Predicted 3D model of a 99-nucleotide RNA (Bacterial small signal recognition particle RNA) from an uncultured Gemmatimonadota bacterium.
Of the family's consensus pairs, 93% are formed in the model.
The prediction has a mean pLDDT of 75.
It matches the Rfam family "Bacterial small signal recognition particle RNA". It is annotated as a non-coding RNA gene.
It was read from a public genome assembly, where an Rfam model found it.
[in-house]
RNA sequence: CUCCAGGUCCCGGAGGGCGUAGUCCCGCUAACUCCGUCAGGACCCCGAAGGUAGCAGCGGCAUGCGGUGUUCGACGUUGCUCCGUAAGGCCUGGAGUAC
Numbered sequence: 001c002u003c004c005a006g007g008u009c010c011c012g013g014a015g016g017g018c019g020u021a022g023u024c025c026c027g028c029u030a031a032c033u034c035c036g037u038c039a040g041g042a043c044c045c046c047g048a049a050g051g052u053a054g055c056a057g058c059g060g061c062a063u064g065c066g067g068u069g070u071u072c073g074a075c076g077u078u079g080c081u082c083c084g085u086a087a088g089g090c091c092u093g094g095a096g097u098a099c
Base pairs, nucleotide, nucleotide: 001096002095003094004093005092006091007090008089009088011084012083013082014081015080016078017077018076019075020074022072025067026066027065028064034060035059036058037057042052043051044050
């Protein structure tokens, strides 16, 4: 220097780990101007009938906040694992040639 083999880097695929916000689950959350139910009282009505609106209270959800991380995907990251691959770099081994 050449050839062969292997490994590794690079590139790509899949999976896993970690993180972020979201979803899901749970809890809390409406004073006013959410919805429902509306004691008392008020009003309509001849009327103990019937009805209307509706405060307090209660319930629900919206919204916002919090909790957990076990669901679901997304994004980011990863000296991790496996697979694929033309050329190239590096490393190892073998063979040959030249000096």